[in-house]
RNA sequence: UUCGACCUCACUGGAGAGAGGCCGGGCGGGUGCAAGGCACACGCCUUCGGCCCACCGAAGGGGCAAGGUCUGGCGGGCCCGAGAAGGGCUGGGCCAGCACCGAAUCUCUCAGGUAAAGCGGACAGCGAGGGCCCC
Numbered sequence: 001u002u003c004g005a006c007c008u009c010a011c012u013g014g015a016g017a018g019a020g021g022c023c024g025g026g027c028g029g030g031u032g033c034a035a036g037g038c039a040c041a042c043g044c045c046u047u048c049g050g051c052c053c054a055c056c057g058a059a060g061g062g063g064c065a066a067g068g069u070c071u072g073g074c075g076g077g078c079c080c081g082a083g084a085a086g087g088g089c090u091g092g093g094c095c096a097g098c099a100c101c102g103a104a105u106c107u108c109u110c111a112g113g114u115a116a117a118g119c120g121g122a123c124a125g126c127g128a129g130g131g132c133c134c135c
Stems, first nucleotide, its partner, number of pairs: 006130004011125003018053001020052005025045004030040004054114003060110001061108003067101003070097005076090005
């Protein structure tokens, strides 16, 4: 200096799973009684609230492998040393460890989500901008 990991913005695409049940509340017309109004059933509110069950995984979040690091022990090589004493250096050896690092579209289902629409959506494409440390 460049590239990349990674980050931000815009556009496009983007799955899965109950229009679940009960209660309360609101609205609508209907029926009955009736002075007001009350009661009953039906329909809607499926983002009005609460409780319960079933399910999904692709916001976010948690967990894990190989491998590596570290610590301890046992060997190895080299050097100093008179020395099977002792010490130093070193290693791609072996064993151990409730130690540390360590991925995901795996897994958990905390969070979130489960008609359509809308919102969200990992990830991908295109475009613009940023881009630490080590090598």
Molecule: Glycine riboswitch aptamer
Organism: Rubrivivax sp. A210